The prediction has a mean pLDDT of 80.
This is a predicted structure of a 72-nucleotide RNA (transfer RNA) from a Fidelibacterota bacterium.
Taxonomically the source falls in Fidelibacterota (Bacteria, Pseudomonadati).
Its Rfam family is "tRNA". By type it is a transfer RNA.
C1' cells in the first nucleotide's frame, strides 16, 4: 500500500428500516431479616465519528477513526 471482518450502558450481549433500543452481571434505592448474605421490586446508564438515502436508520450507502485477520 491492497482486501476482508468487527465497533451498542462500566462489562458481556440481542436487534434483519417502525414508534420508550433487549437481557444478564455490576452500581443506586426500597421491601424482607435482630444484623449480614440470599431473594423480590424499582431505577441510572449505550448505538465509534461525520455525511447521504428514506416519512422514519443501530439496521442501507459513502467517508473517516480504532481494533483484528490475510496479502504485498
Nucleotide at each position: 500500500g491492497c482486501g476482508g471482518g468487527c465497533g451498542u450502558c462500566g462489562u458481556a450481549u440481542a436487534a434483519u428500516g417502525g414508534u420508550u433500543a433487549u437481557u444478564a452481571c455490576c452500581c443506586g434505592a426500597g421491601c424482607u431479616u435482630c444484623c449480614c448474605a440470599a431473594g423480590c421490586u424499582c431505577g441510572u446508564g449505550a448505538c465509534g465519528u461525520g455525511a447521504g438515502u428514506u416519512c422514519g436508520a443501530u439496521u442501507c450507502u459513502c467517508a473517516u477513526c480504532g481494533c483484528c485477520c490475510g496479502c504485498u